A computed fold for a 75-nucleotide RNA from Epsilonproteobacteria bacterium 4484_65, annotated as c-di-GMP-I-GGC riboswitch aptamer. Model confidence (mean pLDDT): 79 of 100.
RNA sequence: UUUGAAAAAGCCAAACUUAUCGUGAGGUAAGGACGGAAAGCCGUGGGUCUUUAGUAGAUUGCCAGGUUACCAAGA
Numbered sequence: 001u002u003u004g005a006a007a008a009a010g011c012c013a014a015a016c017u018u019a020u021c022g023u024g025a026g027g028u029a030a031g032g033a034c035g036g037a038a039a040g041c042c043g044u045g046g047g048u049c050u051u052u053a054g055u056a057g058a059u060u061g062c063c064a065g066g067u068u069a070c071c072a073a074g075a
Base pairs, nucleotide, nucleotide: 001074002073003072004071011036012035016031017030018029019028020027021026034061040067041066042065044064045063046062047059048058049057050056
């Protein structure tokens, strides 16, 4: 510096269940594993959703962008 998820070290944890917070979308914690190569972080742009309709919110595991990083193979 390029490519990738075959192997391997390690990591995250969908649905669902329980508790809790919120009007809600949803958040958090525990259990759980469908998956993930950034499913790390940032709501910056678009999309979707909620709403007490706002100079308001939710979603980064919808897509793009920014930024940092592990492993393997190659140059």